[in-house]
């Protein structure tokens, strides 16, 4: 500097504080607080895609089911549902008094992201 292959290490955060019922709620009502994995792209939790989640086949790789949420107005610019300004929403599965945040699978897993080698000059 390539291509291929082989290896390493990274790779997820969050109800403070306060009322009410009650036997019991960080789970429900009330007021508030609070958090946004990856890749695209005019800088995204809510466009476009991907992981993650539960079943099955399978030695494994992997596959196939199925489940998968959420935005609008205005401004600036070539270009933004992405950035300014406003005003919304959304959030798996198990366990428990009903959970985005408590606790559990999970010192997993992954999407990816940075690097070494190993080859050439």
């Nucleotide at each position: 500097g390539c291509a291929a292959g082989u290896c390493u290490u990274c790779g997820g955060g969050g109800c403070a504080g306060g009322g009410g019922u009650g036997u019991g709620a960080a789970u429900c009502c009330c007021c508030g607080a609070u958090c946004g994995g990856c890749g695209g792209u005019a800088u995204a939790g809510c466009c476009c895609g991907c992981g993650a989640g539960a079943g099955g086949c399978u030695c494994a790789a992997g596959c196939c089911u199925c489940a998968c949420g959420a935005c609008c107005c205005g401004g600036u610019g070539c270009g933004a549902u992405u950035c300014c300004g406003g005003g919304g929403c959304c959030g798996a599965c198990c366990g428990u008094a009903g959970a985005g945040u408590c606790g559990g699978g999970a010192u997993g897993a992954a999407a990816g992201a940075a690097g070494a080698c190993c080859c050439u000059c």